RNA sequence: ACCGAUAAAGGCAAACCUGUUGAAAAGCAGGGACGCAAAGCCAUGGGUCUAAGGACAGAUCAGUCUAUGAUAGCCAGGCUACCGAAA
Numbered sequence: 001a002c003c004g005a006u007a008a009a010g011g012c013a014a015a016c017c018u019g020u021u022g023a024a025a026a027g028c029a030g031g032g033a034c035g036c037a038a039a040g041c042c043a044u045g046g047g048u049c050u051a052a053g054g055a056c057a058g059a060u061c062a063g064u065c066u067a068u069g070a071u072a073g074c075c076a077g078g079c080u081a082c083c084g085a086a087a
């Protein structure tokens, strides 16, 4: 240190359930652990999800497009950080 152990001290918490916010995706709180060495923080680029509002089309149900919404536990990038075996 750009590395990461059958180490130590600690940390986070997927699915699912309950409550709550939201149009939704999803967020938050509690329970719960699949996992995680940045699963700490930032939507800058790409991806993915949603479509309230807007646009188009339509007028029976319905439909299509669109992020300004969401995701940092999809990838890249930026910032910061605990521990210290081996190489």
Stems, first nucleotide, its partner, number of pairs: 003084002011036002016031006034073001040079003044076003047071003053066004
c-di-GMP-I-GGC riboswitch aptamer from Syntrophomonas sp. UBA4922, 87 nucleotides, folded computationally.
The sequence was found by an Rfam model in a public genome assembly.
Its Rfam family is "c-di-GMP-I-GGC riboswitch aptamer". Rfam links the family to the GO term cyclic-di-GMP binding.